[in-house]
Predicted 3D model of a 266-nucleotide part of an RNA (large-subunit ribosomal RNA, domain VI) from a Pseudobdellovibrionaceae bacterium. Lineage of the source: Bacteria > Pseudomonadati > Bdellovibrionota > Bdellovibrionales > Pseudobdellovibrionaceae. The prediction has a mean pLDDT of 87.
Context: one part of a larger RNA
RNA sequence: CGUAGGAAAAUUGAGUAGAGCUGUCCUUAGUACGAGAGGACCGGGAUGGACGAACCUCUGGUGUUCCAGUUGUCGCGCCAGCGGCACGGCUGGGUAGCUAUGUUCGGAACGGAUAACCGCUGAAAGCAUCUAAGCGGGAAGCCAACUACAAGAUUAGUUUUCCCUAAACUUCGGUUUCUUAAGACUCCUUGGAGACUACAAGGUUGAUAGGCGGAAGGUGUAAGUCCAGUAAUGGAUUCAGCUGAUCCGUACUAAUAGUCGUGAGG
Numbered sequence: 001c002g003u004a005g006g007a008a009a010a011u012u013g014a015g016u017a018g019a020g021c022u023g024u025c026c027u028u029a030g031u032a033c034g035a036g037a038g039g040a041c042c043g044g045g046a047u048g049g050a051c052g053a054a055c056c057u058c059u060g061g062u063g064u065u066c067c068a069g070u071u072g073u074c075g076c077g078c079c080a081g082c083g084g085c086a087c088g089g090c091u092g093g094g095u096a097g098c099u100a101u102g103u104u105c106g107g108a109a110c111g112g113a114u115a116a117c118c119g120c121u122g123a124a125a126g127c128a129u130c131u132a133a134g135c136g137g138g139a140a141g142c143c144a145a146c147u148a149c150a151a152g153a154u155u156a157g158u159u160u161u162c163c164c165u166a167a168a169c170u171u172c173g174g175u176u177u178c179u180u181a182a183g184a185c186u187c188c189u190u191g192g193a194g195a196c197u198a199c200a201a202g203g204u205u206g207a208u209a210g211g212c213g214g215a216a217g218g219u220g221u222a223a224g225u226c227c228a229g230u231a232a233u234g235g236a237u238u239c240a241g242c243u244g245a246u247c248c249g250u251a252c253u254a255a256u257a258g259u260c261g262u263g264a265g266g
Base pairs, nucleotide, nucleotide: 001152005163006162007161008160009159010158011157015149016148017147018146021049022048023047024046025045026044027043033038051106052105053104054103055102059100060099061098062097066093067092068091069090070089071086072085073084074083075082076081111143112142117137118136119135120134164265166177167176168175169174178263183260184259185258186257187203188202189201190200191199208254209253210252211250212249213248214247215246217243218242219241224237225236226235227234228233
């Protein structure tokens, strides 16, 4: 820009892409078969490998924004307590998120037309012949089926709902005055989204983010004071203190303010 008014939703599916793998064991059955040795088809069930998708409950990893321990040195006047630097100084753990080696799931089944091939009926050619007319069976392959996208499918589809029902002049080209709806956007607060855009949640009729309160989870018992000990240190207060991303709540802070879009439709 188009989809012959504007708008918001829900859809159909022309078409496109993806997927398509396979082992072992049990049973049927030591049956059919075979002198024996051996040993099935068909059918039923279980469990794996590789591959793929989604996810983070579990098991782990990471987690330079969380907690603790600790070395050297410098600083905060000193002690105590802290902070800087040294690969995050080193070390032990670790929430959310992201992850695999973790968890769950998938390949299927059914149908149609067929290939090689196997047939029925059957002439040409009194026989024979699956073929010439006609009719069946038959594959991990083909078409559907499964998953995803999909009406720019310009053949532009379908359904539902919402909105606009003024006046005057005119040289019929339009002009002026009123009115601007449904809805959308810019902008702003953001994240289940994300390179940007887009998408999604919100914008005071508000829990969108921050803050604050509580909780979960993490770390592991803070500082100060008191007690014991000459002291190092230990104990009590204290399952304390601190705490990023998680959950619930709460307007304290920030979401101010504007623009587009018309008047019934070739």